This is a predicted structure of a 76-nucleotide RNA (transfer RNA) from a Planctomycetota bacterium. RNAcentral holds the sequence, with entries from ENA. NCBI's taxonomy places the organism under Bacteria, Pseudomonadati, Planctomycetota. It matches the Rfam family "tRNA". Gene Ontology term of the family: triplet codon-amino acid adaptor activity. The coordinates come from a structure-prediction model, not an experiment, and the mean pLDDT is 83.

RNA sequence: GGGCAGGUAGCUCAGUUGGUAGAGCACAGCACUGAAAAUGCUGGGGUCGCCGGUUCAAAUCCGGCCCUGCCCACCA
Repeated sequence: GGGCAGGUAGCUCAGUUGGUAGAGCACAGCACUGAAAAUGCUGGGGUCGCCGGUUCAAAUCCGGCCCUGCCCACCA
C1' cells in the first nucleotide's frame, strides 16, 4: 500500500425494507424483609468513530478520513 470484518449507553451486543435509538448486565430510587440477598417495578445515562453528500426524513444509502482485528503484497 491492497482486501475483508468491526466501531451504537459504563460493559457485552441487537437494530440490515431509510420513518420514535433498544436489550441484558451494571448504576439510582421504590416495593418486599427484623435487616440483607434474591425477586419485581420505575428511572437516569447515547453528538450511533469523524467530516461531507443524497433524501421530506440517515445508525441504516454514497464519498473521504481515523481507530481495532485478520489476510495479502512491498521495503529493509